About this RNA: Small-subunit ribosomal RNA from an uncultured Deferribacteres bacterium, 1543 nucleotides, folded computationally. The RNAcentral record of the sequence draws on ENA and SILVA. The coordinates come from a structure-prediction model, not an experiment, and the mean pLDDT is 82. Its Rfam family is "Bacterial small subunit ribosomal RNA".
[in-house]
RNA sequence: UAGAGUUUGAUCAUGGCUCAGGACUAACGCUGGCGGCGUGCCUAACACAUGCAAGUCAAGGAGAAAUUCUCCCGAUUCGUCGGGGGGAAAGUAAACUGGCGGACGGGUGAGUAACGCGUGGAUAACUCGCCCUGGAGACGGGGAUAAUCCGCCGAAAGGCGGUCUAAUACCCGAUAAUGCAGCGGGUUCUUCGGAACAGGUUGUUAAAGGAGGUCCCGAUUCGUCGGGUUCUCGCUUUGGGAUAGGUCCGCGUCCGAUUAGCUUGUUGGUGGGGUAAUGGCUCACCAAGGCUGUGAUCGGUAGCUGGUCUGAGAGGACGAUCAGCCACACUGGGAUUGAGAUACGGCCCAGACUCCUACGGGAGGCAGCAGUGGGGAAUUUUGCGCAAUGGGCGAAAGCCUGACGCAGCAACGCCGCGUGACCGAUGAAGCUCUUCGGAGUGUAAAGGUCUGUCGUGGGGGAAGAACGGUUCCGAUGACCAUAUCAUCGGGAUGUGACGGUACCCCACAAGAAAGCACCGGCUAACUUCGUGCCAGCAGCCGCGGUAAUACGAGGGGUGCAAGCGUUGUCCGGAAUCACUGGGCGUAAAGGGCGCGUAGGCGUUUCGAUAAGCCCUGAUUGAAAUCUUCCGACUCAAUCGGAAAACGUGUCAGGGAACUGUCGGGAUAGAGUUUGGCAGAGGAGAGCGGAAUUCCUGGUGUAGCGGUGAAAUGCGUAGAUAUCAGGAGGAACACCAACGGCGAAGGCAGCUCUCUGGGCCAACACUGACGCUGAGGCGCGAAAGCGUGGGGAGCAAACAGGAUUAGAUACCCUGGUAGUCCACGCCGUAAACGAUGAGCGCUUGGUGUCGGGGGAUUCGACCCCUUCGGCGCCGCAGCUAACGCGUUAAGUGCUCCGCCUGGGGACUACGACCGCAAGGUUGAAACUCAAAGGAAUUGACGGGGGCCCGCACAAGCGGUGGAACAUGUGGUUUAAUUCGAUGCAACGCGAAGAACCUUACCUGGGUUUGACAUGCAGUUGACCUCCCGGUGAAAGCCGGGAUUUCCAAACCUUCGGGUGCGGACGGCUGCACAGGUGGUGCAUGGCUGUCGUCAGCUCGUGUCGUGAGAUGUUGGGUUAAGUCCCGCAACGAGCGCAACCCCUGUUCUUAGUUGCCAACGGUUCGGCCGGGGACUCUAAGGAGACUGCCUGGGAUAACCAGGAGGAAGGUGGGGAUGACGUCAAGUCCGUAUGUCCCUUAUGCCCAGGGCUACACACGAGUUACAAUGGCCGGUACAGAGGGUCGCCAACCCGCGAGGGGGAGCCAAUCCCUACAAAACCGGUCUCAGUUCGGAUUGGAGUCUGCAACCCGACUCCAUGAAGUCGGAAUCGCUAGUAACCGCGGAUCAGCAUGCCGCGGUGAAUACGUUCCCGGGCCUUGUACACACCGCCCGUCACGCCAUGGAAGCCGGUAGUGCCCGAAGAUGGUGGCCUAACUCCGAUUCGUCGGAGAAGGAGCCAACGAAGGUAAGACCGGUAACUGGGGCGAAGUCGUAACAAGGUA
Repeated sequence: UAGAGUUUGAUCAUGGCUCAGGACUAACGCUGGCGGCGUGCCUAACACAUGCAAGUCAAGGAGAAAUUCUCCCGAUUCGUCGGGGGGAAAGUAAACUGGCGGACGGGUGAGUAACGCGUGGAUAACUCGCCCUGGAGACGGGGAUAAUCCGCCGAAAGGCGGUCUAAUACCCGAUAAUGCAGCGGGUUCUUCGGAACAGGUUGUUAAAGGAGGUCCCGAUUCGUCGGGUUCUCGCUUUGGGAUAGGUCCGCGUCCGAUUAGCUUGUUGGUGGGGUAAUGGCUCACCAAGGCUGUGAUCGGUAGCUGGUCUGAGAGGACGAUCAGCCACACUGGGAUUGAGAUACGGCCCAGACUCCUACGGGAGGCAGCAGUGGGGAAUUUUGCGCAAUGGGCGAAAGCCUGACGCAGCAACGCCGCGUGACCGAUGAAGCUCUUCGGAGUGUAAAGGUCUGUCGUGGGGGAAGAACGGUUCCGAUGACCAUAUCAUCGGGAUGUGACGGUACCCCACAAGAAAGCACCGGCUAACUUCGUGCCAGCAGCCGCGGUAAUACGAGGGGUGCAAGCGUUGUCCGGAAUCACUGGGCGUAAAGGGCGCGUAGGCGUUUCGAUAAGCCCUGAUUGAAAUCUUCCGACUCAAUCGGAAAACGUGUCAGGGAACUGUCGGGAUAGAGUUUGGCAGAGGAGAGCGGAAUUCCUGGUGUAGCGGUGAAAUGCGUAGAUAUCAGGAGGAACACCAACGGCGAAGGCAGCUCUCUGGGCCAACACUGACGCUGAGGCGCGAAAGCGUGGGGAGCAAACAGGAUUAGAUACCCUGGUAGUCCACGCCGUAAACGAUGAGCGCUUGGUGUCGGGGGAUUCGACCCCUUCGGCGCCGCAGCUAACGCGUUAAGUGCUCCGCCUGGGGACUACGACCGCAAGGUUGAAACUCAAAGGAAUUGACGGGGGCCCGCACAAGCGGUGGAACAUGUGGUUUAAUUCGAUGCAACGCGAAGAACCUUACCUGGGUUUGACAUGCAGUUGACCUCCCGGUGAAAGCCGGGAUUUCCAAACCUUCGGGUGCGGACGGCUGCACAGGUGGUGCAUGGCUGUCGUCAGCUCGUGUCGUGAGAUGUUGGGUUAAGUCCCGCAACGAGCGCAACCCCUGUUCUUAGUUGCCAACGGUUCGGCCGGGGACUCUAAGGAGACUGCCUGGGAUAACCAGGAGGAAGGUGGGGAUGACGUCAAGUCCGUAUGUCCCUUAUGCCCAGGGCUACACACGAGUUACAAUGGCCGGUACAGAGGGUCGCCAACCCGCGAGGGGGAGCCAAUCCCUACAAAACCGGUCUCAGUUCGGAUUGGAGUCUGCAACCCGACUCCAUGAAGUCGGAAUCGCUAGUAACCGCGGAUCAGCAUGCCGCGGUGAAUACGUUCCCGGGCCUUGUACACACCGCCCGUCACGCCAUGGAAGCCGGUAGUGCCCGAAGAUGGUGGCCUAACUCCGAUUCGUCGGAGAAGGAGCCAACGAAGGUAAGACCGGUAACUGGGGCGAAGUCGUAACAAGGUA
C1' cells in the first nucleotide's frame, strides 16, 4: 500500500484492454459577479514596419543658434526694417579626441551524448580591470592628430587631399625593486618532478596629471595666472588579499548490436613553436601504438541541474515560470580591441534574404521591451515610472537603465468572498407524472420581518521613504591651519509611477450577480413522451429493429460550482519489465545436445592486510523549493524568519566478524592408482541363415491377382501353384522386457580388431585442482543437395483402374527419384519428460537391471542389508487445476537460456551461413477485445456399454395408380376474408358458407351511431297501429290514429287548473360508443409437442479455492429414480404407482315404465292377476395382496412355474401430463397493454365471393369383384336422441315423400324398424362383366323468404376411369387389426368428416444386428443460439496500412580532387613611414641621406562557402507486382473440432 468492468452457460487461474485519482505554460464547448497572488508563443532558432532597450565623464581642445538686452550705421511712410559690435543664452546643444563601461544586465534552446552538466577533487601548470591592504615612485623631453576651417569626389553611405591645435592620446630618454630573465650556491618542504623563502651577481622593464583650500613667492592688463605647500581624485611598479575566471582529473549522465570493429596527429617519445597556463594545441623526426562486448565506432533523440508532477515507497515522467551552469545571436568562417569576447543592439569575408539607388554602389539582422505578418488548437499593451531594488559613468549633483517597480488584457491557475437570512401551507398557480384517488417540483414562490459582504453615491485616507545632496551642530583624522578635505553622530530640509489605490466611515437598497456536466453497470442520481438498427450514443462492456431508466426532449434527481465539461499529455492504479516485487510441464517462456573461453559463484583452518563492510570526526551538498515551528497581509493563496532535511559524496582516525587479496596448513568437493562387472555405446573388417524378387530347368493347366464390390494388371508365346539350381540387394524373426547403453540425435544376426563412458570393492596418493558457462568450437533423426557406386523389396512424383456430384485423395495395379555404400554439404523436428546444468536437505511401499556384504544351503532360490540405474503407487509440501511427489513441479544455494495480449509474423528489410533448398537473427504499420490454460455442467458424436417403445423384424390391412368428396399449395379473381406450415399445418379453427353466418368484393345508404353510461336543452308518457311517395333493400320524404304516469307548491268554482322536479321514450348537442384493424416477438388464459418418457429438484451434512459434486453413481431388479443391498451421506418435495370413473365376478338393498322361474287367467302380446327368484336398472359392499406352494436369486428386492380363482402378477380401458423445451399455436372464442381509424378501418342493406381450376400435395370414400354381385328368405345389438320435437297405426306414391294424427317431456311413446355383415336358398361364371358406379339427360320429393351461381334425396335413362397400383410410405400385438352396420352433436336443409355404439372377429413377434425416438452410465469435444453447432482455404467486390520494383525527387554525414574569400602566422618587402640613432647641410625655422623599427603590396602553407567525382545512409514518390488486415446475409468445396467420417 483500497479497487472495479470486460474472454465463459457457469468456474478458477493466466492475460491484455478500459475506468475511478492527481497534475497541467494548456486548448475547445457552454456559462460568467468581485477581489488577492501568480502565470501567459510548448508551433516557424519563420520574416520583421515603427519606437525604445548603453551610456556616461569638475581631464583636454575647439565651440554654435534661436531668443533677448544694449550700442553703432543705413533706410524710413516714424509704425519699423536691414547691417555690424558687445553682453546674456553658454562654455549650453550637437559633434570630436580621450577615459571607464558597451564581455554586465535582458533573450532564446537551434546546436551539443560532450569534462557540456552534476558532484567531489587538482592546478607544484594559470590569469584577474575596477575594489581592499602594504612597499616604492611619478624625472627630463619630443613629434603628431581629430574636431574646426579650406578644397575635391560621390545619388547616397561615405571618402580623399591640404592648413591649425591640445591632452590623463602617442613616443623617446632617465631612474628602479623583494618585478622579470640568466648564472650560482643556502634553508625549509616535497607527490622526488620540483616548490617556497632569504641572499649574491649580470641583464632588462614605468609613470599623468586634474579639482579644492591656504599661506608664502613671482608675474599681472588687477580679471587673474604660475610656482611652492596641503588635501583629494587619478597615474606607474610591485607584494598580499578579495572577487571573477581558465585548465585538468575520479564518479554519474537517453535509445539502437537489424551499428562490431574504430583510429594516422592517430597513441607515445625527443626537440622547436604557441598560450595566462598543462597538453599533438601545432610542427619536424623517431617508435607502432591507442580504443572496443564493463559496448568502441556509427545512427537516432536531447541543452544539463537545483527542482516539478506523480507514487506508500522504490521508482517513473518531465526540465514552463524562479535560480545555477552551458550554448547561441540571420547561416558559415575569421580575427581585432580589451583585464576579460572570438563580442545579441562591434568589425572583416562568404552565403541566403529584405530594403535604398542617379545602376556606379550602398544599408540591414527583435532568440532585448512593446508591436506586425505568418505558422498554429493556442499565448497579452506599439502603457506608466525610474518613487523603490539593482546596474553603468561620475568626486558629486545627476544622467542612462523596456533590468526592475507598477498598471492594462486573459476565469489560464491557485486562494478568498458573494449571488441573501429568518418566518411563511388555501401545501397557490404553472409544469410533470398518475392506479385519476392523488403525487412531485415544495418553504420553493407569493407574502412578512431583517441584514448590508458586494454594488452605487458621498467623505476620510495610509504603509511602501531608506538614502543621497544641501545646511547647522558635534567628534575624530590629515594639515601650519579655527580654511579645506575625509570618516562618524545628531537636527533641519526634499523625493511616490502605482494612486486618491488598499483600508475606514455614512447613506441607499434584496435591489444588478448561476451555471455546467451527469442519472444502464463500473458510478452518486428515474420517470413520461418522441424516434423505430433510423436519427443517434459510446471511456470499456455495449444501447437503438414500436412499450429505450443507454438516442432526442420535458419533468424530476445527483455531483461540482464562477465555473463545469471535453480533448491532449504525464505519473498512478499496472506486482502489466517484478531492486523493493513476477514467471517459464499443459496459459507467453528451458537453448536439440555436449566441450569449453571470458565472466559469475565457490570446502576447511591459521596468520597477515584493510579494497568492500562497520563506527567516529571533519568537510562539502548555493539560494529558492519540500517538511516542521513562529510570524505578516481580517483568513487563505501568497510572503517573511528559524530549524530540519537533501549524496552508500570526499577526507582523516579507528575496528576486523563476514566478502576480497596475500601466505602457510588440512581433506569431507574433485581427481588419480589397483582389482572386478554389465551393456543394441562408437569405428572398421569378415561371416551367416530365413524371406521377397529375378533368371534357368522340370512337373502341370487355365486361370492368377486384387477389392466393400470391381477393374486396370499378369497368363495358352504356358502364368498362378510346385520341385531343383543360380543371381543380387536390403533387413536381421524368435530371444525382447514395464530390459540395457549413450550427452543428445540414436544404438539390435554372429565373430574379430581398435576405442569412449559408467558401476562396484578396497587401500594409497594429489590437495580445491570445483560448479556454471555470454561469445566460440564440435556433435546432431528424417527429408534434401553434390560426386561416384549400388538397386532385391518398399515407394514421393507420375500412369492406369475404381469410388464420387467432382476425387488432381482415401482403395487397387504398376512405378521413378529416394531408401543402401563412400566422401562432402545441410543444421532443422511435437530434436518432448513439451520439465537447463550442478550440489545439499526432506516419511515410505513395491517391481526390475548391475555390483558388493550378511545369513543360509550340497547347490540354486527365498531372506536381511548397502551402492548405482530404470519404472509404478503414494506422506508432507507444492500447484489455477490437471497433476508432481528422494529420478520433485517439495525445500534451499550457484550459474546460464528464455517470456511480457491475440493477429500481422516460424513474415518484411538488413546482416551472417548455405551449391541450392533454405537456415539463424528478427521488426513495424495496421487490426481485435480478446486469444489462450485447467477443470465444471450440459448438448452432440458416421465413440463405447446397458435398456426401452408397433422402432425394426414377423404378420394383417392400407396409402402412393383410378373416379369422386374434402383440406392445402399454386394460379385466377372486383373478392376468391383470415388464421394454421416438418414431426407437432393440410376431413385443422369450421359440431355443418344458398340469404344469414361473413370478417372479403361491388354498389346503395348512415354518423352520438346496431350496442352501454352520464350531462344539458327540447319534446312526448311509454307502448301500439295505419297510410302515401320513392327505392333492390336499407333508408329517405310525408300524412294520420290512439294513449296521457308519479308529483312538491300554488290557485280553485273542489270538478279541476298551472305545474318545480322525477321515471320512461323521441329529437338536438357534448362526453363517448364501435373496430374479426396491427402487434401471440408486450400479455393473461387455454392448447399442441417431446411424453404417461422416468425423470426434475430441495434442506442439512460432507468434498472441492470455485463452477460444482455427493445424494440421483455402483451390484441386482422393475413398466417405473419400482424396490432391495451397498455407499458421506441422511432425509424431503414434484413426478411413477395408488386413491377416481367405466368394464369383467359376486353379494346386499330397492322392484316401475324393466323382468317372468313357479301359480292362475288370456284375445297368446309379460297381455292380466301376481311375483323379486332371474335378466336388468343404480346405490353400497366383497374380491387380487406375489397372499399360498416349488424353484432361482445375496437368505433381499424380485423372477419363473404352479394351485385356487370370474379375474394373477399394473386384469382391460379412461381420466390424470413433473422441472422444463420449442419467443411452438391462438389479439378472428373471450380477456388485455399499446399503436392506429373516428361522416370511417364503425354501422345498415342488396347482390356477388369464400363453391373459381392448367396443375401439385395431404387425408378420405367407393371400387377394380366369385371370401363377390344380384334376388328371395330367416336371425341377433349397443349406445343415444325427442315438445318450434320424435312421430305410431292407417291411406296414397315404384320411390324420395305426402296425408293422417294415437302416444310420449319418455327404462312407459316415438326415432326403432327387418341393424348390417352373418346364415339359408337361387342366379351370375371371370367378362371392363348382372363388377364398378363417375359423368350426363330427363322427371320428381323435401327444407327454406329464396336451391341460378351453390343443397340433400328419389325414380328412369346414361354407364367414365378402374382388372389391386413405381419409388416410397402409414396403422395395428386381442375382443386388437380387419370387415359390418347403428346413434349423436352441429343443423330449417345439407356428412364419404367428427364424436360415440355395438356385431363378426384374425395373423404374428425368432429376436434387438440395422432405421427412428427415448432413458441411464461412460468417453472425446475447438459445440453452449449447444451438430440444422463450429469452422478452413481459394475466388469475386469495397476500404486500409505495408513489402518488392525500372526509375524519378529530396535530405544527411563523410571521402578524394579543383578553386580558394576574410584572417592571423611565416617569408619577402625594390614601394611607403613624424618621433629614435648616425652623417651632411642650415637662413637655426628646418632640410637631405643612411640606418633602426614598422607597414602596404606580393609569395607560401592553413583555410569557410563553392565546384566536381564515386559511393554510403535516410526519406518521399512510381507503371507494375506480393502477400496482409478489415468489411450482417456472394461463389466453390469440407480441411479441422466426435474415431469429424482416411485419428